[in-house]
Molecule: c-di-AMP riboswitch aptamer (ydaO/yuaA leader)
Organism: soil metagenome
RNA sequence: CGCCGAAUCCCCUGGAAGUCCGGGGGAGCGGGGGACCCAGGUAGUACUUGGGGCUAAUCCUGCGGUAUUCCGCAGGAGGCGCCGGCUCUUUCCGCGCCAGCCCGUCAGCUAACCCCGCAGGCCGACGAAAGAGG
Numbered sequence: 001c002g003c004c005g006a007a008u009c010c011c012c013u014g015g016a017a018g019u020c021c022g023g024g025g026g027a028g029c030g031g032g033g034g035a036c037c038c039a040g041g042u043a044g045u046a047c048u049u050g051g052g053g054c055u056a057a058u059c060c061u062g063c064g065g066u067a068u069u070c071c072g073c074a075g076g077a078g079g080c081g082c083c084g085g086c087u088c089u090u091u092c093c094g095c096g097c098c099a100g101c102c103c104g105u106c107a108g109c110u111a112a113c114c115c116c117g118c119a120g121g122c123c124g125a126c127g128a129a130a131g132a133g134g
Stems, first nucleotide, its partner, number of pairs: 002122003008027008028118006038108001050106001051103004058077008078098005086133007
C1' cells in the first nucleotide's frame, strides 16, 4: 500500500502530545427492543426437547462411536470472501471460509419511541471478459 469487517470522520478537553491514551459531544455506518394491521396459535395420547440475538458461518443424506440431542468421516444443496491497484455491478476460471460469541426462560412483523456497537484479525501470491460511473 492492500484485504475481511458496521467498526469511520470531525470538534472540545486532560495527559510533555498534529500521530499515542483517557473524558465529553456531533456526523456517518451498523445492530436490538417496541403498536394498530397482518401473521401465528386452537382437539387427544406418549416420548424427547426451552426459546431467542449478532454473524456468510446453515440445512439434508449415509457410515462409525453406547447416541433423535454430542463428536468424527464422506457426500449433496445452500451461503460468504479474494482473484483488486479509481469505484461499483455481472459472468467464467482459480483459491479459500461455513467459525465464534451473547441474552437468560423472554422477545413474530412493527409507526412513534427506547437501547447498544464503531472492535478485532490478516497479506507480498496474483487470471480472463462485459457494462456503468468518475